[in-house]
């Protein structure tokens, strides 16, 4: 160049058209405890790559670009 395949809180994921977008770890504060890195309980943190279109309504569907990966040349 060409194909494909990912891209969602710091981090590894889950959510594959419906109304306030989750979970674990980790980070902070607070309870417990002789002490605690262990239990318990709460909080913050996201423009879902980006910019477009489709739809009453897009993380979710189409198109471009963009990053990264793997294959072919």
């Nucleotide at each position: 160049g060409u194909g494909c395949a990912u891209g969602u809180g710091g981090c590894u994921c889950a959510g594959u058209g419906g109304a306030u977008a989750g979970a674990g770890c980790g980070u902070u504060c607070g309870c417990c405890u002789c002490c605690g890195g262990a239990g318990c309980g709460a909080a913050a943190g996201g423009u879902c790559g980006u910019g477009g279109g489709u739809u009453c309504g897009a993380c979710u569907c189409c198109c471009a670009c963009c990053a990264u990966g793997c294959a072919c040349g």
Molecule: transfer RNA
Organism: uncultured Lachnospiraceae bacterium